[in-house]
Transfer RNA from a Patescibacteria group bacterium, 84 nucleotides, folded computationally. Lineage of the source: Bacteria > Bacteria candidate phyla.

RNA sequence: GCCCGGGUGGUGGAAUUGGUAUACACGCGACACUUAAAAUGUCGUGGCCGUAAGGCCUUGUGGGUUCGAGUCCCACCCCGGGUA
Numbered sequence: 001g002c003c004c005g006g007g008u009g010g011u012g013g014a015a016u017u018g019g020u021a022u023a024c025a026c027g028c029g030a031c032a033c034u035u036a037a038a039a040u041g042u043c044g045u046g047g048c049c050g051u052a053a054g055g056c057c058u059u060g061u062g063g064g065u066u067c068g069a070g071u072c073c074c075a076c077c078c079c080g081g082g083u084a
Stems, first nucleotide, its partner, number of pairs: 001083007010026003019067001027045006046057004060076005
């Protein structure tokens, strides 16, 4: 250089056909239990703004297609594998 696979909340990792992004687990927070803690259980947990109701934004970056894109197309960046 060329070919293939991948990049999604704080972390790992789903989303199979383009149709509610963040299921599930870990972590974290609150509470219960305890003399206190650990363990366990219950509830909550993407970000920003807002007293709230609610609004806006977000899948490596920038474009494109579409009523609608994590998903399809193009370019680039990064990681892994293969190849001369």